[in-house]
Formats: sequence, structure tokens, C1' cells
RNA sequence: ACCGAAAACGGCAAACCCGCCGAAAGGCGGCGACGCAAAGCCAUGGGUCUAUCGUCACGCCCUGCGUGAUCACGACUGCCAGGUUACCGAAG
Repeated sequence: ACCGAAAACGGCAAACCCGCCGAAAGGCGGCGACGCAAAGCCAUGGGUCUAUCGUCACGCCCUGCGUGAUCACGACUGCCAGGUUACCGAAG
């Protein structure tokens, strides 16, 4: 250095539920532990999710409204890569 123990000191916290924010995806806080050796950090590549607005189509009771399709500049790192930093030390 790689690596990651039925090790130690510690850490994080899925789902459900509650509150707040958001059009939504989702976020924050509380509760709670399914899990995690980077489940620390960075939306950089892929991927996934959403669709207020925009575009298109259709319909209607047509200053417009509704439905559908499409769209990221929105979101997710607890989907996979990549970058970066870091605690501990059995075996190899």
C1' cells in the first nucleotide's frame, strides 16, 4: 500500500409514522434500525425519477381550461463507475 476480522473505539441510518418546505421527483427535522468499511464529500460519466414552465396532439362550456405525449436547466451518490479525503489493524 492492497485488503477488510462473528476485533476494538466510534460513526451513518432504509422502510413506516409525524412536522415543515416543494408543482412533483424529492429535501430538512423528529422517531426508528433494514442495512453500510467510506451509507464521508463532489451530480463528473452512465442510469433512474419527476414535469411547474415550454413544445406537440386531442377535446371542450375557448380572454381559457382539461387530458395525453415529449422535454432538465429539477432530483437521486443507500443504482453503477470516476474523483477526493479519512478512523482502526487480525489474517493474507